RNA sequence: GGACCAGUCGCCUAGCCAGGAUAGGGCGCCGGCCUUCUAAGCCGGAGAUCGAGAGUUCAAAUCUCUCCUGGUCCGCCA
Numbered sequence: 001g002g003a004c005c006a007g008u009c010g011c012c013u014a015g016c017c018a019g020g021a022u023a024g025g026g027c028g029c030c031g032g033c034c035u036u037c038u039a040a041g042c043c044g045g046a047g048a049u050c051g052a053g054a055g056u057u058c059a060a061a062u063c064u065c066u067c068c069u070g071g072u073c074c075g076c077c078a
């Protein structure tokens, strides 16, 4: 230098191919119920403008382009 893969709440993850309008789930966190207390269980809540920017579109996590970070493979120089 080239190709490919990954980046989504604090952590992990689904959704991306085939665009559709509160972005889902698990753990954790906060509150409540229950319990003598704790744990477990049950109920509720907060938390992600989807790595950054731009474009296309009525509409983008999803399509296109550029860039950033990490990884795998290949190539070049020595």
Stems, first nucleotide, its partner, number of pairs: 001074007010027004020058001029045005051067005

Transfer RNA from Candidatus Freyrarchaeum guaymasense, 78 nucleotides, folded computationally. Its Rfam family is "tRNA". Rfam's curators write: Transfer RNA (tRNA) molecules are approximately 80 nucleotides in length. Their secondary structure includes four short double-helical elements and three loops (D, anti-codon, and T loops). Further hydrogen bonds mediate the characteristic L-shaped molecular structure. tRNAs have two regions of fundamental functional importance: the anti-codon, which is responsible for specific mRNA codon recognition, and the 3' end, to which the tRNAs corresponding amino acid is attached (by aminoacyl-tRNA synthetases). tRNAs cope with the degeneracy of the genetic code in two manners: having more than one tRNA (with a specific anti-codon) for a particular amino acid; and 'wobble' base-pairing, i.e. permitting non-standard base-pairing at the 3rd anti-codon position. The family's RNA type in Rfam is transfer RNA. Gene Ontology term of the family: triplet codon-amino acid adaptor activity. The prediction has a mean pLDDT of 80. The source organism's lineage runs through Archaea, Promethearchaeati, Candidatus Freyarchaeota, Candidatus Freyrarchaeaceae and Candidatus Freyrarchaeum. RNAcentral holds the sequence, with entries from ENA.